A computed fold for a 364-nucleotide RNA from a Candidatus Eiseniibacteriota bacterium, annotated as Bacterial RNase P class A.
[in-house]
RNA sequence: GGAGCACAACAGGCGGCCGCGGCCCGCGUUCGCGCGGUCCGAGGAAAGUCCGAGCUCCACAGGGCAGGGUGCUGGGUAACGCCCAGCGGGAGCGAUCCCAGGGAAAGUGCAACAGAGAGCAGACCGCCUCGCGCCUUCGGGCGCGCGGUAAGGGUGAAACGGUGCGGUAAGAGCGCACCAGCGGAGGGGGCGACUCCUCCGGCUCGGUAAACCCCACCCGGAGAAAGACCAAAUAGGGGACGAUGAGGUGGCCCGCCUCGACGAGUCCCGGGUAGGUCGCUCGAGGCGCGCGGUAACGCGCGUCCCAGAGAAAUGGUCGCCACGGAGCGAUCCGACAGAACUCGGCUUAUGGGGUGCUCCCGAG
Numbered sequence: 001g002g003a004g005c006a007c008a009a010c011a012g013g014c015g016g017c018c019g020c021g022g023c024c025c026g027c028g029u030u031c032g033c034g035c036g037g038u039c040c041g042a043g044g045a046a047a048g049u050c051c052g053a054g055c056u057c058c059a060c061a062g063g064g065c066a067g068g069g070u071g072c073u074g075g076g077u078a079a080c081g082c083c084c085a086g087c088g089g090g091a092g093c094g095a096u097c098c099c100a101g102g103g104a105a106a107g108u109g110c111a112a113c114a115g116a117g118a119g120c121a122g123a124c125c126g127c128c129u130c131g132c133g134c135c136u137u138c139g140g141g142c143g144c145g146c147g148g149u150a151a152g153g154g155u156g157a158a159a160c161g162g163u164g165c166g167g168u169a170a171g172a173g174c175g176c177a178c179c180a181g182c183g184g185a186g187g188g189g190g191c192g193a194c195u196c197c198u199c200c201g202g203c204u205c206g207g208u209a210a211a212c213c214c215c216a217c218c219c220g221g222a223g224a225a226a227g228a229c230c231a232a233a234u235a236g237g238g239g240a241c242g243a244u245g246a247g248g249u250g251g252c253c254c255g256c257c258u259c260g261a262c263g264a265g266u267c268c269c270g271g272g273u274a275g276g277u278c279g280c281u282c283g284a285g286g287c288g289c290g291c292g293g294u295a296a297c298g299c300g301c302g303u304c305c306c307a308g309a310g311a312a313a314u315g316g317u318c319g320c321c322a323c324g325g326a327g328c329g330a331u332c333c334g335a336c337a338g339a340a341c342u343c344g345g346c347u348u349a350u351g352g353g354g355u356g357c358u359c360c361c362g363a364g
Base pairs, nucleotide, nucleotide: 001360002359003358004357005356006355007354010351012321013320014319015318016317017316018315020041021040022039024037025036026035027034028033043336047347048346050345051344052343053342054341055223056222057221058220067219068218069217070216071215072086073085074084075083076082087101088099089098090097091096102214103213107212108211109208110207124153125152126149127148128147130145131144132143133142134141135140161179162178163177164176165175166174180204182201183200184199185198186197187196188195189194227278228277229276230275237269238268239267240266241265245259246258247257248256249255285304286303287302288301289300290299291298292297323334324333325332326331
């Protein structure tokens, strides 16, 4: 200098002016609100709504079936499908990264193309014995046929262990030695996944479970438009009283008209709707220090208060400074993206810079 890997942060700063939302305080008020002041006012992802919880309501004896999810070990956590540390396997020269990573000697299914044959397989070429025919330089060669053979060739992602010696007509775990793998026994290390060593056995039993399936463990539903409270108007419901009744006409009484024991009228109660209030933001909280732990994380002390609106505020403009880029210059441009009950994760989008490490090249 060039390629690359991992990790932790940041998300321009300061000031003036105008404006918006919220708590609190003060003043005014026609009680609707208005004015002034202090303080606070988007993110690392507020996003996707994919997991796990809190909270709320509904459902629920217990057990099973069905359905869904998870799937090496140990730890962390409120919990998780997340995180940390390991184990095993794979990729990379390496830093490092990836893995739904239980079971294929329970059962079923599947395997394109190529190939003779794809599951307790298969004679296409080749090799070997025998028979027949032809040829012969008498060594044998060629063709056909009955058989044997998985050592060699060829196909394939995969062809029923590998190498060597013996053996054989040619061959074959057919026999033996070593190696790999499988099973069993014993021993060492580790909490464990696992790993190392020794002996024995029959000689070999293929792949695939984000295919059915088997095994182990976990799992009720809906979500803040959850839900709780206050509560009109109109209509309807229930209860009590209720006839010398109620309403109209009328100054009042009588009278007259209408309604009324099929209950007029008066009072009370309860449910729902409009609307309003709460839920609502102090929380498994942030920051700093110390201690424990390899780490995830935990414990203790100190300190801070950090949007809570509700169809939805968090903006605009001017000046100065800083960083990066473009341009000769004046100057211009500056990533992804906007809270809606709240947390813990994952995933996706995105800008420039930092720290540590790896590999290659060059120079001293």
Description:
The RNAcentral record of the sequence draws on ENA. The prediction has a mean pLDDT of 79. NCBI's taxonomy places the organism under Bacteria, Bacteria candidate phyla, Candidatus Eiseniibacteriota.